A computed fold for a 500-nucleotide part of an RNA from Tenderia electrophaga (SeqCode), annotated as large-subunit ribosomal RNA, domain I. Its Rfam family is "Bacterial large subunit ribosomal RNA". The organism belongs to Tenderia (SeqCode), within Bacteria.
Context: one part of a larger RNA
RNA sequence: CGCAUACGGCGGAUGCCUUGGCGACAAGAGGCGAUGAAGGACGUAACAGGCUGCGAUAAGCCUCGGGGAGCUGCCAAAUAAGCUUUGAUCCGAGGAUGUCCGAAUGGGGAAACCCAAUCACUUUUAGUGAUUAUCAUGCACUGAAUACAUAGGUGUAUGAGGCGAACCCGGGGAACUGAAACAUCUAAGUACCCGGAGGAAAAGAAAUCAACCGAGAUUCCGUUAGUAGCGGCGAGCGAACGCGGACCAGCCCUUAAGCUUCUUUGGUUUUAGUGGAACAGUCUGGAAAGUCUGGCGAUAGUGGGUGAUAGCCCCGUACACGAAAAGGCCAUUGAAGUGAAAUCGAGUAAGGCGGGACACGUGUUAUCCUGUCUGAAUAUGGGGGGACCAUCCUCCAAGGCUAAAUACUCCUUGUCGACCGAUAGUGAACCAGUACCGUGAGGGAAAGGCGAAAAGAACCCCGGAGAGGGGAGUGAAAUAGAACCUGAAACCGUAUGCGU
Numbered sequence: 001c002g003c004a005u006a007c008g009g010c011g012g013a014u015g016c017c018u019u020g021g022c023g024a025c026a027a028g029a030g031g032c033g034a035u036g037a038a039g040g041a042c043g044u045a046a047c048a049g050g051c052u053g054c055g056a057u058a059a060g061c062c063u064c065g066g067g068g069a070g071c072u073g074c075c076a077a078a079u080a081a082g083c084u085u086u087g088a089u090c091c092g093a094g095g096a097u098g099u100c101c102g103a104a105u106g107g108g109g110a111a112a113c114c115c116a117a118u119c120a121c122u123u124u125u126a127g128u129g130a131u132u133a134u135c136a137u138g139c140a141c142u143g144a145a146u147a148c149a150u151a152g153g154u155g156u157a158u159g160a161g162g163c164g165a166a167c168c169c170g171g172g173g174a175a176c177u178g179a180a181a182c183a184u185c186u187a188a189g190u191a192c193c194c195g196g197a198g199g200a201a202a203a204g205a206a207a208u209c210a211a212c213c214g215a216g217a218u219u220c221c222g223u224u225a226g227u228a229g230c231g232g233c234g235a236g237c238g239a240a241c242g243c244g245g246a247c248c249a250g251c252c253c254u255u256a257a258g259c260u261u262c263u264u265u266g267g268u269u270u271u272a273g274u275g276g277a278a279c280a281g282u283c284u285g286g287a288a289a290g291u292c293u294g295g296c297g298a299u300a301g302u303g304g305g306u307g308a309u310a311g312c313c314c315c316g317u318a319c320a321c322g323a324a325a326a327g328g329c330c331a332u333u334g335a336a337g338u339g340a341a342a343u344c345g346a347g348u349a350a351g352g353c354g355g356g357a358c359a360c361g362u363g364u365u366a367u368c369c370u371g372u373c374u375g376a377a378u379a380u381g382g383g384g385g386g387a388c389c390a391u392c393c394u395c396c397a398a399g400g401c402u403a404a405a406u407a408c409u410c411c412u413u414g415u416c417g418a419c420c421g422a423u424a425g426u427g428a429a430c431c432a433g434u435a436c437c438g439u440g441a442g443g444g445a446a447a448g449g450c451g452a453a454a455a456g457a458a459c460c461c462c463g464g465a466g467a468g469g470g471g472a473g474u475g476a477a478a479u480a481g482a483a484c485c486u487g488a489a490a491c492c493g494u495a496u497g498c499g500u
Base pairs, nucleotide, nucleotide: 001499002498003497004496005495006494007493008492009491015485016449017448020420021419022417023416024415025414026413027412028411029409030408031163032162039101040100041099042055043054044053046079049075050074051073061095062094063093064092065091066090070083071082072081106115107114108113116132117131118130119129120128121127122126134160135159136158137157138156139155140154141153142152167198168196169195170194171193172192178185182232208215209214219246220245221244222243223242229237230236250401251400252399253345258338259337260336261335262334265331266330267329268328269327270326271325273321274320275319279294280293281292283290295312296311303315304314305313350374351373352372353371354370355369356368357367360386381396382395383394384393385392436443437442456484459471460470461469462468
């Protein structure tokens, strides 16, 4: 040094577990904000730090309910000081307080800071409280050039502003890519930016389709159909009529449906909760829920816990009940407000030019929108039926409102899973958008498990008042000793045997 066996070290795979995730279903909710939000800074406990809660009334104050014996949140034990059957802690509802920043709004500003003005009051050489942004609209006063006026100014009242996961509507709007290159085309009206709204939004009661038969607002789904078509007729793009379903609702401009707020009554529901059946012995064991024996309950054998696997030990579960207060929904009584602008639609329809939207790339291209130039008719009229014309059919533009079926889930409650089980599942099971990296935009981890119970090893010994270890003790187990369940492999040793 190699091989074998035994015993270790290192290491943290595997098994088991789950506080965390993921995905559904049902119901709810679908907003918060100048009455100052979302998000923060700084404070706040007897005691340092962090988290949570709260705000100078600061782990809290008041009221009303629930509840019934302990309590002063967690990491995190101890001490100190207290509270509590005159009902604490805790749970729910309503209220009070609520520093500073932040739309931030008195002015400024390098966020959490600096500096004011006016009014009122007071304990008056200092305090306390309130107000003071901008824009829009209404009203009042004032008021230029310029006589009347108007612009402007001042005051006052009301509203707005910002945030928020997706869904929705509108205004703008790429490129990579594909076409095996690339320019029309595609990607795609996608990503992204901006504006706006709602719990949905948008659309919507035919100047619609159809085809000589007829249908009868809109939206969504299936089909029609990868059809008809469009297309450097390339790549690709891609309907409609009709049919079957979901849901159905119609109205107004000579005022009505309706909507909003408050209110009466009734019902239902949400936000705390209450009651809630039924078991003993034996054996093994550290421990019984396991074994054996004999019972009981079940409108309750969903589930979880308890020293191993419990219907009958505990929490629960089926079932039955419960609200002082606040809120939601439905119906109902009454009141107020809104609807309320306009007068059946004219610089419109249509046309020329240029674009865009329609599945449709200008094409034989109808239809819709309009930047520009023109420009009708008025129901004895007008639009459409895919160039255009006639006939025929059908409808009535240039005003407005409208639930449901549809889309989505930041969020709440309940239930479930041939979903994951710590390199998985969220990036995050653990104080994670943390540590750390970056000037910044931004990027972004690792890290779970003693034991049933800390019973977490008194005391002794070696040692540096160490580290670490040996006894002793606890425990079922300490090769469960905190570097703690199990403890694979690589890798490193010790002992023995054999070989060289």